[in-house]
This is a predicted complex of two RNAs, RNase P RNA and transfer RNA, with 432 nucleotides together. It holds a member of the Rfam family "Bacterial RNase P class A". Rfam describes the family as follows. Ribonuclease P (RNase P) is a ubiquitous endoribonuclease, found in archaea, bacteria and eukarya as well as chloroplasts and mitochondria. Gene Ontology terms of the family: ribonuclease P activity, tRNA processing and dimeric ribonuclease P complex. Rfam classes the family as a ribozyme. The prediction has a mean pLDDT of 78.
RNA sequence: UGGAGUGGGCGCAUGAUCGCUGAUCCUUUGGACCAGAGGAAAGUCCGAACUUCACAGGGCAGGGUGGUUCGUAACGCGAACUCCGGGUGACCGGGGGAAAGUGCCACAGAAAAAAUACCGCCCCAAACAACGGGGUAAGGGUGAAAAGGCGAGGUAAGAGCUCACCGCUUUCAUGGCGACAUGGAAGGCAGGGCAAACCCCACCCGAAGCAAGACCAAAUAGGGAAGCACCUGAGGGCUGCCCGUCCGAAGCUUCCGGGUAGGUUGCUUGAGGUGCCGGGUGACCGGCAUCCCAGAUAAAUGAUCAUGACCCGCAUGGCGGGAUACAGAAUUCGGCUUACAGCCCACUCCUAAUU
RNA sequence: GGCGAUGUAGCUCAGCUGGUUAGAGCGCACGGCUCAUAUCCGUGGUGUCCGGGGUUCAAGUCCCUGCAUCGCCACCA
Numbered sequence: 001u002g003g004a005g006u007g008g009g010c011g012c013a014u015g016a017u018c019g020c021u022g023a024u025c026c027u028u029u030g031g032a033c034c035a036g037a038g039g040a041a042a043g044u045c046c047g048a049a050c051u052u053c054a055c056a057g058g059g060c061a062g063g064g065u066g067g068u069u070c071g072u073a074a075c076g077c078g079a080a081c082u083c084c085g086g087g088u089g090a091c092c093g094g095g096g097g098a099a100a101g102u103g104c105c106a107c108a109g110a111a112a113a114a115a116u117a118c119c120g121c122c123c124c125a126a127a128c129a130a131c132g133g134g135g136u137a138a139g140g141g142u143g144a145a146a147a148g149g150c151g152a153g154g155u156a157a158g159a160g161c162u163c164a165c166c167g168c169u170u171u172c173a174u175g176g177c178g179a180c181a182u183g184g185a186a187g188g189c190a191g192g193g194c195a196a197a198c199c200c201c202a203c204c205c206g207a208a209g210c211a212a213g214a215c216c217a218a219a220u221a222g223g224g225a226a227g228c229a230c231c232u233g234a235g236g237g238c239u240g241c242c243c244g245u246c247c248g249a250a251g252c253u254u255c256c257g258g259g260u261a262g263g264u265u266g267c268u269u270g271a272g273g274u275g276c277c278g279g280g281u282g283a284c285c286g287g288c289a290u291c292c293c294a295g296a297u298a299a300a301u302g303a304u305c306a307u308g309a310c311c312c313g314c315a316u317g318g319c320g321g322g323a324u325a326c327a328g329a330a331u332u333c334g335g336c337u338u339a340c341a342g343c344c345c346a347c348u349c350c351u352a353a354u355u
Numbered sequence: 356g357g358c359g360a361u362g363u364a365g366c367u368c369a370g371c372u373g374g375u376u377a378g379a380g381c382g383c384a385c386g387g388c389u390c391a392u393a394u395c396c397g398u399g400g401u402g403u404c405c406g407g408g409g410u411u412c413a414a415g416u417c418c419c420u421g422c423a424u425c426g427c428c429a430c431c432a
Base pairs, nucleotide, nucleotide: 001353002350003349004348005347006346007345008344009343010342012308013307014306015305016304017303018302020036021035022034024032025031026030038326042337043336045335046334047333048332049331050209051208052207053206057243058242059241060240062205063204064203065202066201067081068080069079070078071077082095083094084093085092086091096200097199101198102197103194104193105192118140119139120136121135122134123133124132148166149165151163152162153161167189168187169186170185171184172183173182174181175180213265214264215263216262223256224255225254226253227252228251235247236246237245238244258431259430260429272291273290274289275288276287277286278285279284310322311321312320313319314318356428357427358426359425360424361423362422365381366380367379368378374412383399384398385397386396387395405421406420407419408418409417
C1' cells in the first nucleotide's frame, strides 16, 4: 500500500428577498421580535406513561418469553460472562427440556428406534461350487440421519468381548453469586433427529386505545322494527368460560333512519437535553451547573438568488461542469426492525496477500 | 392517527397435522362438428404459491422481516 472486522458521527452552511404556522408585545383592517422535522419523524413489531371501563379479585383456557448474572419505569431491549457452531484472524451467529408422555421421520433401504440382515465374512463341511441351517455386524450398499470413535488384543469369523486414548453417564472435590470450568473416582456404554410438532418446566400478561377521555355550542323526527327483561331481576363491568362480587326498582342490545361535520381541553417540562465531576469491566447510575428545544388540524416548516463547502475536467492562484440520499412530526417516551447518495473518525485483524 | 384482514394460473377460489407431481371452475389456444358462428366433443399449456431471510432431511404450509390491497373506528338526541 491492499483486503477485511467492529463501534461511532455528519448527512449541506451562511446571508438577502418574498411567503406559511405558532408564542409574546405594541400605538391592533396592521406591525415588531423570537421559534419552526428526523436519525429514522417510517413499519406499528415489542415495552411503558396517560385515559376510560365501579373495585381490577381467584381458577381454567389463551398469548408471550427462554444459557447465567446484572442494567432499566418496563421490555421480546441492552451489557458483561458462559457453552456450542463458523472464520487463518479481528470477529460473527445461535441457546430450557427429546431419559415425563404422545406424535412424525416421505422416497430409498434388511432395518428409522429396546429393531434387523440385502450383499459380504465365518461355521456345519468333507476337493470346490450351488442350495439349506446357524453365527456375525468388521467391510459394502440405502438414506438427511444406521445404534459410541479409533488403534491393539482376541476370535471360526466377529463384536466394549477385553485393554489404552478420546467421547459419554453417574458421583466427589475445588474455583465461581451463577450459567459453567478444572481435576479425581466409578461404570463397558444405556434409548438418533424434530419442541419456529403437540406438550412439560420456569417466569410474565385484564381490555381498549388521544377518532382514549372531559367540557361547550349548533341542528334534528328524543322516530320505526326485532329480541330480551320489569325484582323468581334482563343487561353490563372484568376480552372467552366458570366462581366470586358490584351496578342495575327499568330499561338494555342490534338494525333501519334523523341531525352536526364547529370550538376548547387532553397538548407538549419530559423516566428531558447539554457540560463538568464521581462510581461501575460495561449497559448504566449519582451529584452539581445550565437550557426550554415544533405543536399544525386537511394540516405550517417553502421558493428564488448570491457566496462558500463537496466531486470531476482543463490551457491551474483561475475557469467550466456536476451531485446533494432515505424520507417527512400528529398524545408522549424507551427499544427493535427496515430504507439511506456521498463521506468522516476511532480501534482492531490478515502480515505482504496490492501496485 | 389507531385497529384488523387478505395475498396461490388471465379471473374466482381449494390445498387437512410439512412429504414425493400444487389442483378445480370459468377463460384462452389447437383440433373436430357446421356453408359459417354459437352450443357441444376432445386435447393442451400457463404458477419466482407477494418479496427476502431462517427452522427442518424436506416449506404454499411453521417462525421473523418487508411490500401491496381491502375493511372498520367521529359527535348529538